[in-house]
Molecule: Glycine riboswitch aptamer
Organism: Acidithiobacillales bacterium
RNA sequence: UCGACUCUGGAGAGCGGUGGCGAAUGACCACCCACCGAAGGGGCUAAAGCUCUCAGGUGCAAGGACAGAGGGGCGGUG
Numbered sequence: 001u002c003g004a005c006u007c008u009g010g011a012g013a014g015c016g017g018u019g020g021c022g023a024a025u026g027a028c029c030a031c032c033c034a035c036c037g038a039a040g041g042g043g044c045u046a047a048a049g050c051u052c053u054c055a056g057g058u059g060c061a062a063g064g065a066c067a068g069a070g071g072g073g074c075g076g077u078g
Base pairs, nucleotide, nucleotide: 005070006069007068008067009066014033016032017031018030019029020028034058035057036056040054041052042051043050
């Protein structure tokens, strides 16, 4: 110096429809439509906060590109 790890911050998009399970209008599951994009992935000579959305996501949580910080000291007892 780089990477990993830990802590902190961290956006976007559905109060959708139908059915199932269920005490239940919740949650969950399946299918359909619509959308997001900053894990990962594909493409553009190379590369990307570009672009495409395979995967992923569209309550909370989790995840999250990226950014900041961190890895103690002394003494005693066993």